[in-house]
Context: one part of a larger RNA
RNA sequence: UGACGGGGGCCCGCACAAGCAGCGGAGCGUGUGGUUUAAUUCGAGGCUACACGAAGAACCUUACCUGGGUUUGACAUCACGGUGGUAGGGAACCGAAAGGGGACCGACCUUCGGGAGCCGUGACAGGUGCUGCAUGGCUGUCCUCAGCUCGUGUCGUGAGAUGUUCGGUUAAGUCCGAAAACGAGCGCAACCCUCGGGUCUAGUUACACGUGUCUAGACCGACUGCCCGGGAGAACCGGGAGGAAGGUGGGGAUGACGUCAAGUCAGCAUGGCCUUUAUAUCCAGGGCGACACACACGCUACAAUGGGCGGUACAAUGGGUCGCGAAGCCGCGAGGCGGAGCCAAUCCUAAAAAGCCGUUCGUAGUUCGGAUUGCAGGCUGCAACCCGCCUGCAUGAAGCCGGAGUUGCUAGUAACCGCGCGUCAGCGAUAGUGCGGUGAAUACGUUCUCGGGCCUUGCACA
Numbered sequence: 001u002g003a004c005g006g007g008g009g010c011c012c013g014c015a016c017a018a019g020c021a022g023c024g025g026a027g028c029g030u031g032u033g034g035u036u037u038a039a040u041u042c043g044a045g046g047c048u049a050c051a052c053g054a055a056g057a058a059c060c061u062u063a064c065c066u067g068g069g070u071u072u073g074a075c076a077u078c079a080c081g082g083u084g085g086u087a088g089g090g091a092a093c094c095g096a097a098a099g100g101g102g103a104c105c106g107a108c109c110u111u112c113g114g115g116a117g118c119c120g121u122g123a124c125a126g127g128u129g130c131u132g133c134a135u136g137g138c139u140g141u142c143c144u145c146a147g148c149u150c151g152u153g154u155c156g157u158g159a160g161a162u163g164u165u166c167g168g169u170u171a172a173g174u175c176c177g178a179a180a181a182c183g184a185g186c187g188c189a190a191c192c193c194u195c196g197g198g199u200c201u202a203g204u205u206a207c208a209c210g211u212g213u214c215u216a217g218a219c220c221g222a223c224u225g226c227c228c229g230g231g232a233g234a235a236c237c238g239g240g241a242g243g244a245a246g247g248u249g250g251g252g253a254u255g256a257c258g259u260c261a262a263g264u265c266a267g268c269a270u271g272g273c274c275u276u277u278a279u280a281u282c283c284a285g286g287g288c289g290a291c292a293c294a295c296a297c298g299c300u301a302c303a304a305u306g307g308g309c310g311g312u313a314c315a316a317u318g319g320g321u322c323g324c325g326a327a328g329c330c331g332c333g334a335g336g337c338g339g340a341g342c343c344a345a346u347c348c349u350a351a352a353a354a355g356c357c358g359u360u361c362g363u364a365g366u367u368c369g370g371a372u373u374g375c376a377g378g379c380u381g382c383a384a385c386c387c388g389c390c391u392g393c394a395u396g397a398a399g400c401c402g403g404a405g406u407u408g409c410u411a412g413u414a415a416c417c418g419c420g421c422g423u424c425a426g427c428g429a430u431a432g433u434g435c436g437g438u439g440a441a442u443a444c445g446u447u448c449u450c451g452g453g454c455c456u457u458g459c460a461c462a
Stems, first nucleotide, its partner, number of pairs: 001462002004458002007456007015446002019409005026300008034291002042053002064286007073124001077123007088105002093100002108115002126275002129273003135269002137264003140260001142258001147186006153162003165178004192252004197220007206211002223246001226240005302402001306361007318349003323342002328337003368399001373394007415438007
């Protein structure tokens, strides 16, 4: 000087408390461990791994296994040699395909030397093989925490200190005042995007038709600016007015010096090592989907604030030409036929759902719940056995609110409700990411738990 303390002081954070909804019990989905397996490819491992890399594993993907092939190779560059029915196409035949096989067909440029191509040989290619403890880049985390430093000066023999401490204040090393310091940099804040009010401009495709709901651009608007009180005639704090909005207005983007030899050699790049008829490469099939178990993240429930049936109302974000696909017709339905319109403020997806009105059920493992299974169908796709989704009929399991423990959330939030999108032929999405609808409760307080900041103290640690 730091780190540490079951030392002290001060102060924060959904950290506790207060409150609401959950998880932990059930069934199922997904991930992981374990076990199994020919293989169940690999990575991720407290917080910071476990719906994570996966924003789409039937083949492909695919890296794994079994079997069958190829060997200058699926891909690149170069050298040497060879090659004229050459390159290319390719029948029969073997084969699961890959591959082998070759009947037959049959080119291009040229200065006629040859070139391109092809074959052989050699250099080499290739490797999702190893090392993230050799690395770049990127990322997680402490942490959106308020910190981390420098120049000069001063102090100290020196390590170093001071500044950065102290009194206030703030979300903030934010600002004010004091002070051997005076300044400065990276951080904080602001500048950026978005939502909320207004003005102007432009109006297509919006709307009873000449407007501006709206769309999308520019500008205005909020600055503790004004008033009162407190405070030190400070910073600032409390209250008020006006205002769509008030003291950082809400949200986002933005992550200092560093820490964890944190993560990633399988995104990519890359040193070294290893491999070279194989650890490369092609193909078929299988596996990644196994199942006594254990954990993690979720979905659906256990019902009457509910389930069923009928009627009826109100969104927003998006996506669409290899696409979205209307009306109409067929089918109980999934879906089929059909093709209007739309390169989309025009057309389509499209129905929003919870809600509201009416009716039924009457506390029952039930008209709750939907797992499981049987049968019959639909769709995508070369192909749904392993191993897809959907529909109809039948079947109706566990489950009566969950032990110890544990998670999220402070407002248009939680909770509940549906809708869209990416990936994508299809889909195992209950995931992820957005959008709107309905819309709470509670916070006395900082003793305690966890994490963090500043000062100080102890120290046998560095």